């Protein structure tokens, strides 16, 4: 230095160009429930790593930045 693979809610993860203004589990708040917790019910609220680029449309394809990972040189 080259090569390749990865990055989506607090966490684990589904997505494979349109059915995604992104779904699910736990976890978290709030209510009901309960003598009380704890389980369980119901609802909230939280993400696409950054930038650009293709395309009527990008989480998803290309590039490059940036972290992290895997194999492999070169020079001393």
């Nucleotide at each position: 230095g080259g090569u390749c693979c990865c990055a989506u809610c607090g966490u684990c993860u589904a997505g494979u160009g349109g059915c995604c203004u992104a779904g699910g589990a736990c976890a978290a708040u709030a209510c009901c429930c309960u003598c009380u917790c704890a389980a369980g019910g119901u609802a909230u609220a939280g993400g696409c790593a950054c930038g650009g680029g293709u395309u009527c449309g990008a989480a998803u394809c290309c590039c490059g930045u940036u972290g992290g990972g895997a194999c492999u040189g070169c020079c001393a």
A computed fold for a 76-nucleotide RNA from an uncultured Actinomycetes bacterium, annotated as transfer RNA. It was read from a public genome assembly. Model confidence (mean pLDDT): 84 of 100.